Predicted 3D model of a 75-nucleotide RNA (transfer RNA) from a Hadesarchaea archaeon. RNAcentral holds the sequence, with entries from ENA. Lineage of the source: Archaea > Methanobacteriati > Hadarchaeota (SeqCode) > Hadarchaeia (SeqCode). RNAcentral records the identical sequence in 2 taxa. Its Rfam family is "tRNA". The family's RNA type in Rfam is transfer RNA. From the family's description: Transfer RNA (tRNA) molecules are approximately 80 nucleotides in length. Model confidence (mean pLDDT): 82 of 100.
RNA sequence: GGGCCCGUAGCUCAGUCUGGUCGGAGCGGCCGGCUCUUAACCGGCAGGUCGGGGGUUCGAAUCCCCUCGGGCCCG
Numbered sequence: 001g002g003g004c005c006c007g008u009a010g011c012u013c014a015g016u017c018u019g020g021u022c023g024g025a026g027c028g029g030c031c032g033g034c035u036c037u038u039a040a041c042c043g044g045c046a047g048g049u050c051g052g053g054g055g056u057u058c059g060a061a062u063c064c065c066c067u068c069g070g071g072c073c074c075g
Base pairs, nucleotide, nucleotide: 001074002073003072004071005070006069007068010027011026012025013024020058029045030044031043032042033041051067052066053065054064055063
């Protein structure tokens, strides 16, 4: 220098292929229930510029371009 993959909640990840009813799950956190108490279990709540910027579109996590970080391969 070239190619490919990954980046979404505090953590681990789905969702992207096929644009819309999509901002989700588990764990963690907070509140409550249960319990003599804790744990476990049950219910609820909060938490995300979807790495960043731009574009297309009525509408973008999803399509296009640029860019940042990480990983692998080739030279």